[in-house]
The prediction has a mean pLDDT of 83.
The RNA shown here (small-subunit ribosomal RNA) has 1437 nucleotides and comes from an uncultured Eubacteriales bacterium.
It matches the Rfam family "Bacterial small subunit ribosomal RNA".

């Protein structure tokens, strides 16, 4: 400041923006005791008018009246002369980076009105002028002329010093010049004013004080170096001028200085301080109110007056703007108080009073005072008070929540008993004033009365951060300070209820400090997070060994001065308290003085350990130059020799019959130096590698002769500085950017290949950068060791050992965020340098410097994000590694993919084709069986407490079934018919219909709200815990390692020791045997039959109960004496015998709201329910899963064997008969080891077919039938006859299977009225192959990398397209700022001149002196011109 709200009082405070423009009023006047006038009024004196009155002879008279006028006096408006004051008070902060301000000094270089003190004085004269009057110009503002007048206005003369000036002796003092006093001395110069009520007040000179000012100096006082050089009156001197005063302040001349990296100059910004806010402090920010200083007054310039100004309410000029005008000319300046417009988020009344405090004038009374004192407005701030208090439980009503039980608002309310701060009414009434005087104000305060009456809101409730629920909304609306919330169950949005916080306020916004040790002086860092310069030498600077002496700059202590007041702190006190106010006291800094002498600095003297020199040695790819080798590549010549060579993953380009490659000999040329060779050596770093010679640098060791701190670091600076690159000239064998060709590829401007030019090499120059790295600056000292090695020394016969200087590894203390470092520190310390301060933008832009260029160095901002980053951890992942497993591959067998059909899905279609399942892990799946039903879908026809459940109330007494009629049916109508139990005979119970109310109902939505169930990784071997230990921690260890296993199975080892869920075992079945039991099963012996039919038997088979059996138990070998593996024996079975059930922690927001259950939402004459018909069965097409085939290992026909496991009463049905057959008609038996389905089939034995679209194959279609069923049209199955499609073994690809398995053959069951090629189950026949783990897929363990963690289906880079934002460049264009040069030159000071004008003085006069107008000169603002500099805006592109 804004939003919502608003009871009272006190004290404060209020244009932060446009130094923008201002209407109106007020804000500085006063003095008559300085002066001349003087309106007005009054008095006195002179004066005596008019009207009126009386009398009247009407001519007049009288008294009364007192006018005009004159004079004097008093009053004194108004303007003027004169004096003092308008330089104070009040406002504002534009300018100013400065002696402006602050602080402390200085003036021996100064001024000071009014005031105070002291001394002295005031004599004599003179001439004007405003006003006024007259005339006159102008619209006005304002003048002009003439006459006249006063003064405390002005002038002359006199007097005058302790004043000033000149000459100038001696004394004292001092700070260089000098100063003081001695009334030294002499000479010269200069003054005055009166008024009056007679008390006084003024005037002049001098000296001093006080006050106020002026000038000078030390120190302090923002940012930018992408501003590095600035300066010509500039720096100094001499002389002069000027000023109150020193001074280049100004002028002339002379000299060439002055400032600057300790930041000059330039640019930007800014009034400074006491203080204020914050902070523990150091600091940081700020300069509102109050107080001190400065600057300014529309903008710029200038002077005048004056004690004081270059003057806010004065003057002159220029400019802009506004106003008046008669168009000729004039007027104005609120950044004084109010107020207006404008700007703005935003800031008040055109108030009262001089009563107080203070100011100006005055002798005073007094006048003036928007200073000031008060009031008004604003919750703007601080402080205080209130909006009631006690009791009060049916826990009222009502609201909200609810698990419907209750809980909560809540003693809260009501009610009852009180109180009176505020409030209202009435009355009284201050202090502020010391005699009078009170704006505030009838105010503060007091008394009396009244009545709970008039007085509570705002923000928040996801975490931070105190406080939660419901409804609404549905990534919408919205919230948000950060994280973030909202996509149908939002504690985060909106509302309500409740709660929390503060309270006449509460929130928001902005700004500042704090937290932030996040600029680190106190008090940080630089191996990897941002950060060590590429290296050395060295300048300035910083720091610096031992001893002694003396001085005292730093340092320390004390004293004095100052540090204005206010404020802050401390202690008291006054307003009822507090805020507020008052009193006292304390306080840092600076300056001066006195003292101390350890440390630092300075001076002097000395020392040897730091540093250096000398002497004696050995080591080395240290550097430079010259020379000399050998190996190899290439090329040339010649010989031999023939068809290829070369190259690659594979090729091709290329070379070669003109003779290559290969090979032999000779020659040419350039570059590089195998082996030695090494975590070895040397060098400051870059870097240095054949050998010889010459020149040359450094380090090391020993010695201890010499010097005597000579040292360390090092901003700028200088030198060196890989590779690439540039220039000039050489050289050029190999290699090789660019380039060409060949390949690869979707493309391949690449990787690969064939060629190939710069370059690589040399000389001389340039460049000056690298991951120039140890990502670790240099130097010094100290702090356990072990080991290896290079070069020396001591030692010894040789050694061991010791020692110095290097180079590595390991490791303690210590350090570190961790990783790691660890006498070669990243440890403990000291010194110096460099560098860092979130990421991006960006090492970019602009500017500057260097460079031939390329580029290098220096080096931002706008904008944008909430992160970027380091180290380590756990996972996941890798076309990383190691080990292992699985029908994973391989080896095989059979398939699928091609055909027809079946079935499911997608798609399409439709009134509807109900819904769900969708990679593996949906697709013969839910569905173990859609003609109606099912059924959820569609069309049409109906019902509305309902087809179904429970309850209450009322009413009726039956209802249902059966019959008839109508209708497609649901249904409707009709007639007829029917009475259960108890009873106190009233009725009750039960049942049913109707009515009403609660409610029923939903295969409607959400599987991403859920339970339950299920799939999958995966029957993979894993997943965890307790205690201990390690780690700052996440975590690790255990679970890793060596073996072994199907297995985290077991053994051994081990900072681990144990344990749990998984593995295994326990369960079922199968394979063997025994025991028991024999009917419906069986039949060896006996009897017996057509037949185990019967008698009989329990031996066998079989059935079904129990038991045994297998455990690496035994032997051998291997192994580590283990676990275990291999082989063997025995055994029906051997190393989990085969099969099944059994599925760890978890993953997939996996599937299911349509099995069921269920929250929430939706629906309620419909999304419920009943019915008829239709649909789920559609059909261009695509896919999955199957069946049948394509045939001879086969088809067809005939004959003939051998199972297992099941089912059967609304059932299975023998058998007989009929039919070609499906089946029909009879019908025994069987609720089943009894009867039956039931024929097993492949097989075997024969016959036939003869390789063909067939005697294969059976689709499709026609006809005729059968069966089930209310009903086979849409839309069932079966039979017979006829028909006889595609198909001759299946592309890419892909599936299953390791043994009683695959393959093949048939059988049964569930569902079911009927309807299997599907599913589940059963047996028969019965293989092939497995070298092995390189590869594909999946999984496990360890390890490694990671910028991934919704975790590689991850993350992420760049171009392009479009829109928008910010920035750079840009032909230019526009504007501004500060200077420079020149032109013009206002006002004005100064100077010159002054022919014109001229009162005071001189002069008798003429005239003079003096002055002035005018003119000119220097300077000079605004303005103009010019070239550059700087800044800003804008600009196609």
């Nucleotide at each position: 400041a804004c939003g919502c709200u608003g009871g009272c009082g006190g004290c404060g405070u209020g244009c932060u923006u446009a130094a923008c423009a201002c209407a109106u009023g007020c804000a500085a006047g006063u003095c008559g005791a300085a002066c001349g006038u003087g309106a007005u009024u009054a008095a006195u004196a002179u004066g005596g008018a008019a009207a009126g009155u009386u009398c009247u002879u009407c001519g007049g008279a009288a008294a009364a009246g007192g006018a005009a006028a004159u004079a004097u006096u008093a009053u004194g408006a108004a303007a003027g002369u004169g004096g003092c004051g308008g330089a104070c008070g009040g406002g504002u902060g534009a300018g100013u980076a400065a002696c402006g301000c602050g602080u402390g000094a200085g003036u021996a270089a100064c001024c000071u009105g009014c005031c105070u003190u002291a001394g002295a004085c005031a004599a004599g004269g003179g001439g004007a002028u405003a006003g006024c009057c007259g005339a006159u110009g102008g619209a006005a503002a304002c003048g002009u002329c003439g006459a006249u007048u006063a003064a405390u206005a002005c002038c002359c003369u006199a007097u005058g010093a302790a004043a000033c000036u000149g000459u100038a002796a001696g004394u004292a003092c001092a700070c260089a010049u000098g100063u003081a006093g001695u009334a030294a001395a002499c000479a010269g110069u200069c003054a005055a004013a009166g008024a009056u009520u007679u008390a006084u007040c003024g005037g002049u000179c001098u000296a001093a004080g006080a006050u106020g000012g002026a000038c000078u100096c030390g120190c302090g006082u923002c940012u930018g170096a992408u501003u590095a050089g600035c300066u010509a009156g500039u720096u100094g001197g001499u002389a002069g001028g000027g000023u109150a005063a020193a001074g280049g302040c100004c002028u002339a001349c002379c000299a060439a200085g002055g400032c600057a990296a300790c930041g000059a100059u330039c640019a930007g910004u800014a009034g400074c301080c006491g203080g204020c806010u914050u902070g523990a402090g150091a600091g940081a920010g700020u300069g509102a109110c109050c107080g001190g200083c400065c600057a300014c007054a529309u903008u710029g310039g200038g002077a005048c007056u004056g004690a004081g100004a270059c003057a806010c309410g004065g003057c002159c000029c220029a400019a802009a703007c506004u106003c008046c005008u008669a168009c000729g000319g004039g007027a104005g300046g609120c950044a004084g108080c109010a107020g207006u417009g404008g700007g703005g988020a935003a800031u008040a009344u055109u108030g009262c009073a001089c009563a107080a405090u203070g100011g100006a004038g005055g002798g005073a009374a007094c006048u003036c005072u928007g200073a000031u004192g008060c009031a008004g407005c604003g919750a703007c701030g601080c402080c205080g008070c209130g909006u009631g208090a006690a009791c009060g439980a049916u826990g009222a009503a009502g609201g909200g929540a609810u698990u419907c039980g209750u809980c909560u608002c809540g003693u809260a309310a009501a009610g009852c008993u009180c109180u009176g701060u505020u409030c209202u009414a009435u009355g009284g009434a201050a202090a502020g004033a010391u005699a009078a005087u009170g704006a505030c104000g009838g105010u503060a305060c007091c008394a009396u009365a009244g009545g709970a009456g008039g007085a509570a809101g705002c923000c928040c409730c996801g975490g931070c951060u105190a406080a939660a629920u419901a409804c609404g909304u549905g990534c919408c609306a919205g919230c948000a300070g950060c994280c973030g919330c909202g996509g149908u169950a939002a504690u985060a949005c909106g509302u309500a209820u409740g709660g929390g916080g503060c309270g006449a306020g509460c929130g928001u916004u902005a700004u500042c400090c704090g937290g932030a040790a996040u600029u680190a002086u106190u008090g940080g860092g630089c191996g990897u997070a941002a950060a060590g310069g590429g290296u050395a030498c060295g300048u300035a600077g910083g720091c610096g060994g031992u001893u002694u002496a003396g001085a005292a700059a730093g340092u320390c202590a004390g004293a004095u001065g100052u540090u204005a007041a206010a404020g802050c702190g401390u202690a008291g006190g006054g307003c009822c308290c507090a805020a507020c106010c008052c009193u006292a006291u304390a306080a840092a800094g600076c300056a001066u003085c006195u003292g101390a002498a350890a440390c630092u600095a300075a001076u002097a003297a000395a020392c040897u350990u730091g540093a250096g020199u000398g002497a004696a040695g050995g080591a080395g790819a240290g550097g430079a130059a010259a020379g000399u080798g050998g190996a190899a590549u290439u090329c040339c010549u010649a010989g031999u020799g023939u068809a290829g060579c070369g190259g690659u993953g594979a090729a091709a380009u290329g070379c070669g019959u003109a003779g290559a490659u290969a090979u032999u000999a000779g020659g040419a040329g350039g570059a590089a130096u195998a082996c030695c060779a090494g975590u070895g050596g040397c060098g400051a770093a870059g870097g240095c590698g054949a050998c010889u010679u010459u020149c040359u640098g450094g380090a090391c060791u020993u010695u201890a002769a010499c010097u005597g701190a000579c040292g360390c670091u090092g901003a700028g600076g200088u030198a060196c500085g890989a590779a690439a690159g540039c220039g000039u000239g050489g050289g050029g064998a190999g290699c090789a950017a660019a380039c060409a060709g060949g390949a690869u590829u979707a493309g391949a401007u690449a990787c690969c290949c064939u060629g190939g030019u710069a370059g690589u090499c040399c000389a001389c120059g340039c460049u000056g950068u690298a991951a120039a790295c140890g990502a670790u600056g240099a130097a010094u000292g100290c702090u356990a060791g072990g080991u290896a090695u290079u070069g020396g020394g001591a030692g010894u016969c040789a050694a061991a050992u010791c020692u110095c200087a290097g180079u590595g590894c390991c490791g303690c203390a210590g350090u570190u965020a961790a990783c790691a470092c660890a006498u070669u520190a990243a440890g403990c310390a000291u010194u110096c340098c460099g560098c860092c301060u979130g990421g991006g933008g960006a090492g970019u832009a602009c500017g500057g410097u260097g460079g031939c260029a390329a580029c290098a160095c220096u080096g931002a901002a706008a904008c944008u994000c909430a992160a970027a980053g380091g180290a380590a951890u756990u996972g996941a992942c890798g076309g990383g590694g190691a080990c292992c497993c699985g029908c994973a591959c391989a080896a095989g067998c059979a398939g699928c993919g091609g055909a027809g059909c079946a079935u499911g899905u997608g798609g399409u279609u439709u009134a509807a084709u109900u819904c769900g399942a969708u990679g593996c892990a949906a697709c013969g799946c839910g569905a173990a069986g859609a003609a109606c039903c099912u059924u959820a879908c569609c069309a049409g026809g109906g019902c509305u407490u309902g087809a179904c459940a429970u309850a209450u109330a009322g009413u009726u007494g039956a209802a249902a079934a059966a019959u008839a009629u109508a209708g497609a049916g649901a249904u409707a109508u009709a007639a007829a018919a029917u009475a259960u139990u108890c009873u106190u005979c009233g009725g009750a119970a039960g049942c049913a219909g109707c009515u009403a109310u609660a409610c029923a109902g939903g295969u409607g939505g959400u599987g991403c709200a859920u339970g339950g169930u299920u799939g999958u990784c995966g029957u993979c071997a894993g997943c965890u815990c307790g205690u201990g230990u390690c780690g700052u921690g996440a975590g690790a260890u255990g679970u890793u390692g060596g073996g072994u296993u199907a297995a985290g199975u077991c053994c051994c080892g081990c900072a681990a020791c144990g344990a749990g869920c998984g593995c295994a075992a326990c369960c079922c079945u199968u394979a063997u045997a025994c025991u028991u039991a024999g009917u419906u099963g069986c039949c060896a012996a006996c009897a017996g039959u057509a037949a185990g039919a019967u008698g009989g038997g329990g031996a066998c088979u079989c059935u079904a109960a129990g038991u045994a059996g297998a455990c690496u138990g035994c032997c051998g070998a291997u192994g580590a004496c283990a676990a275990a593996u291999c082989g063997g024996a025995g055994g029906a079975a051997g190393g989990u015998g085969g099969g099944g059930a059994u599925g760890a922690c978890g993953u997939c927001a996996a599937a299911u709201c349509a099995u069921c259950a269920u929250g929430c939402c939706c629906u309620u004459u419909a999304u419920g329910u009943c019915c008829u018909g239709g649909g789920c069965u559609a059909c261009a097409c695509a896919c999955g899963u199957g069946c049948u085939a394509c045939a001879a290992u086969g088809g067809u026909c005939g004959g003939u064997a051998c199972a297992a496991a099941g089912g059967g009463a609304a059932g299975c049905a023998a058998c007989a008969u009929a039919g070609u057959g499906a089946u029909a008609u009879g019908a025994a038996g069987c609720c089943a080891a009894c009867c039956u389905c039931a024929a097993a089939a492949a097989g075997c034995c024969g016959a036939u077919c003869c390789c063909a679209g067939u005697u294969c194959g059976g689709a499709u279609u026609g006809u005729a039938g059968g069966c089930u069923g209310c009903a086979a049209c849409u839309c069932g199955c079966c039979u017979a006859c006829a028909u006889g499609a595609a198909g001759c073994c299946g592309g890419a690809g892909u599936u299953g299977c390791u043994a009683g398995u695959a393959a093949u053959c048939g059988u049964g069951a569930a569902u079911c009225a009927g309807a299997a090629u599907g599913u589940c189950a059963c047996g028969g026949u019965g293989a092939a192959u497995g070298c092995g783990u390189u590869c594909c897929c999946g999984g496990g363990u360890c390890u490694u990398g990671u910028a991934c963690a919704c975790a590689c289906c991850g993350c992420c880079c760049g171009u392009c397209a479009c829109a928008c934002c910010a920035u750079g460049g840009g032909a230019g264009c526009u504007u501004g700022u500060a200077a420079u040069a020149c032109c013009c030159g206002a006002a004005g000071u100064a100077g010159u001149u002054a022919a014109g004008c001229u009162a005071a003085c001189c002069g008798c006069a003429a005239g003079g002196a003096g002055g002035c107008a005018g003119a000119c000169u220097c300077c000079g603002a605004a303005g103009g011109u010019a070239g550059g500099a700087c800044a800003a805006g804008u600009g196609a592109c």